Predicted 3D model of a 76-nucleotide RNA (transfer RNA) from a bacterium. It matches the Rfam family "tRNA". It was read from a public genome assembly. Model confidence (mean pLDDT): 82 of 100.
[in-house]
RNA sequence: UGACCUGUGGCGCAAUUGGCAGCGCACCUGAUUCUGGUUCAGGGGGUUCCAGGUUCGAAUCCUGGCAGGUCAACCA
Numbered sequence: 001u002g003a004c005c006u007g008u009g010g011c012g013c014a015a016u017u018g019g020c021a022g023c024g025c026a027c028c029u030g031a032u033u034c035u036g037g038u039u040c041a042g043g044g045g046g047u048u049c050c051a052g053g054u055u056c057g058a059a060u061c062c063u064g065g066c067a068g069g070u071c072a073a074c075c076a
Base pairs, nucleotide, nucleotide: 001072002071003070004069005068006067007066010025011024012023013022019056027043028042029041030040031039049065050064051063052062053061
């Protein structure tokens, strides 16, 4: 320098290929318990990396960036 892949709650991942952003863990509250843990019930938390575009409608498609990774090339 080029090609490709990835980017979604605190963490790990989904979202039927454009139609209400969910699951597990974690966290909070309550019950259970002498206390804690376990178990049960309920709850909070998202600028879907950023900026534009297309569309009635975008996590998803297009353009340009940013970050991480893989491979290749170049210089020494």